[in-house]
């Protein structure tokens, strides 16, 4: 370095639910709140799933904390 994830060692994110907002709506943003999470950082390319509109041709959103994929980042035991 790179493979891996330690009863290390500094830290980090932040479900569900509650409040406030945006939004038709899936949701998403802010504060509180922690289920948990070695990438629970980013990307919406592939699949899955959800929501509007249409219909039997699809469009156009949303979800990375649903898998896969790309790309980065802390630490250095076995």
């Nucleotide at each position: 370095u790179a493979c891996c994830g330690a009863u290390a060692a500094a830290g980090g994110c932040a479900a569900a639910c509650c409040u406030g907002u945006c939004g038709u709506a899936a949701g998403g943003c802010a504060g509180g709140g922690a289920c948990g999470c070695a990438a629970a950082a980013c990307c919406a390319u592939g699949g899955g799933u959800c929501c509007a509109u249409g219909a039997u041709g699809a469009u156009g959103g949303a979800u990375c904390g649903c898998c896969a994929g790309g790309c980065u980042g802390c630490c250095g035991a076995a």
This is a predicted structure of a 78-nucleotide RNA (c-di-GMP-I riboswitch aptamer) from a Syntrophomonadaceae bacterium.
Lineage of the source: Bacteria > Bacillota > Clostridia > Eubacteriales > Syntrophomonadaceae.
Its mean pLDDT, the model's own confidence on a scale to 100, is 88.
The model forms 95% of the base pairs in the Rfam consensus.
The sequence was found by an Rfam model in a public genome assembly.